[in-house]
RNA sequence: GGGGAUGUUACUCAGUGGUAGAGUGCAUGCUUUCCAUGUAUGAGGUCCUGGGUUCAAUUCAUAGCAUCUCCA
Repeated sequence: GGGGAUGUUACUCAGUGGUAGAGUGCAUGCUUUCCAUGUAUGAGGUCCUGGGUUCAAUUCAUAGCAUCUCCA
């Protein structure tokens, strides 16, 4: 220098254009003498950024940014 992949809650990841979910973690209640375990409820998301297409974009295309990787 050229090609490819990935970017979603604190972490690991789902999500086939129609108001975003799981597990772990966190908070609270129950259980326990206390902790752990178990169980119930809850909080937490500008879906990397910009503009584009569309009635409607996490999803499509595009330009960036970051990380990983291949070639030279």
Predicted 3D model of a 72-nucleotide RNA (transfer RNA) from Alligator sinensis. NCBI's taxonomy places the organism under Eukaryota, Eumetazoa, Tetrapoda, Alligatoridae, Alligator. The prediction has a mean pLDDT of 83.